[in-house]
RNA sequence: GGAGUUGGUCAGGCGAUCGCUGUGUGAGUUUAUCUUGCACGGAGGAAAGUCCGGGCUCCACAGGGCAGAGUGCCAGGUAACGCCUGGGGGGCGUGAGCCUACGGAAAGUGCAGCAGAGAGUAGACCGCCGGGCGGGCAACCGUCAGGUAAGGGUGAAAGGGUGCGGUAAGAGCGCACCGCGCGGCUGGUAACAGGCGUGGCGAUGGUAAACCCCACUCGGAGCAAGACCAAAUAGGAACCCUAUAGCCGCGGCCCGCGGUGGGUUCGGGUAGGUUGCUACAGGCAGGCGGCGACGCCUGUCGCAGAUGAAUGAUCGUCCACGACAGAACCCGGCUUAUCGACCAACUCCCCCU
Numbered sequence: 001g002g003a004g005u006u007g008g009u010c011a012g013g014c015g016a017u018c019g020c021u022g023u024g025u026g027a028g029u030u031u032a033u034c035u036u037g038c039a040c041g042g043a044g045g046a047a048a049g050u051c052c053g054g055g056c057u058c059c060a061c062a063g064g065g066c067a068g069a070g071u072g073c074c075a076g077g078u079a080a081c082g083c084c085u086g087g088g089g090g091g092c093g094u095g096a097g098c099c100u101a102c103g104g105a106a107a108g109u110g111c112a113g114c115a116g117a118g119a120g121u122a123g124a125c126c127g128c129c130g131g132g133c134g135g136g137c138a139a140c141c142g143u144c145a146g147g148u149a150a151g152g153g154u155g156a157a158a159g160g161g162u163g164c165g166g167u168a169a170g171a172g173c174g175c176a177c178c179g180c181g182c183g184g185c186u187g188g189u190a191a192c193a194g195g196c197g198u199g200g201c202g203a204u205g206g207u208a209a210a211c212c213c214c215a216c217u218c219g220g221a222g223c224a225a226g227a228c229c230a231a232a233u234a235g236g237a238a239c240c241c242u243a244u245a246g247c248c249g250c251g252g253c254c255c256g257c258g259g260u261g262g263g264u265u266c267g268g269g270u271a272g273g274u275u276g277c278u279a280c281a282g283g284c285a286g287g288c289g290g291c292g293a294c295g296c297c298u299g300u301c302g303c304a305g306a307u308g309a310a311u312g313a314u315c316g317u318c319c320a321c322g323a324c325a326g327a328a329c330c331c332g333g334c335u336u337a338u339c340g341a342c343c344a345a346c347u348c349c350c351c352c353u
Base pairs, nucleotide, nucleotide: 001349002348003347004346005345006344007343008342009341010340012318013317014316015315016314017313018312020042021041022040023039024038025037026036027035028034044324048335049334051333052332053331054330055329056222057221058220059219068218069217070216071215072214073087074086075085076084077083088102089100090099091098092097103213104212108211109210110207111206125152126151127148128147129146131144132143133142134141135140160178161177162176163175164174165173179201180199181198182197183196185194186193187192226275227274228273229272236266237265238264239263240262241261246260247259248258249257250256282301283300284299285298286297287296288295289294319322
């Protein structure tokens, strides 16, 4: 200098004017979901998808089981998780590093196109081998019944692999190494790793994000949850009084129209309003413990809360010319979208000293 890997930060800046919204405070009036002065606050790293987990709320619930759903190597973190951290196995990369649903196919069932002799109770097409018979001087050829699975061929896959011995030719038939099963040992909390012995392997193809088996976890609905206040010519209950006169409503009066036995008390509750609502598993800084996720302690900060739903518009100026995108009860994650800029650690290649 070039090419990368991992982790993190920022997300146009500044100024002016006019708005919108919340809180505090002051003033005004028509006292109300009002207007107005001043001060302060006003979207994100994903506010998104609504895919997981929890808080909170209401309903259900003695205990246990079935069904159903989810998770699936080990240990830890956490309020919890399908998340995160560390580790193991496997795969990819020269490397930093990245990816990984990674329990069980020696309980049962199912599934597998084409090709091929044979595809899960294996199998013999071409071959190889000795023998019988026939032909041939012979080499060899033909044929019959057998042996065989080394070689060829088919296939994604051919019932352990490679090599040596062995044999008529072959074969775990024998042996060595590798693989696999079983039993000890050593290290490790564990997953697992290493090594020893043993079994010729009739436990043995694949597939469980196929049914299934095993282990563990899980009650339902959601802030339009829920709580409180509470109009009316709406409507209910109890008690008392009364008999066609009255009473009530249409903001006061008359007419008119409508309703109705009258009064008191009480409960439910629609419209509407209030609340839930933003102060917390909180941010920042420092210290301590831990490899780390994270935990503990101290100090400090106050950081949107709308409800037809605010956070915008115009102008000036500067630059590298600005991406994806807008809260709706709140948090922890995951996933997806995203112009670019910067920081730290590390890796590989080239050059110079």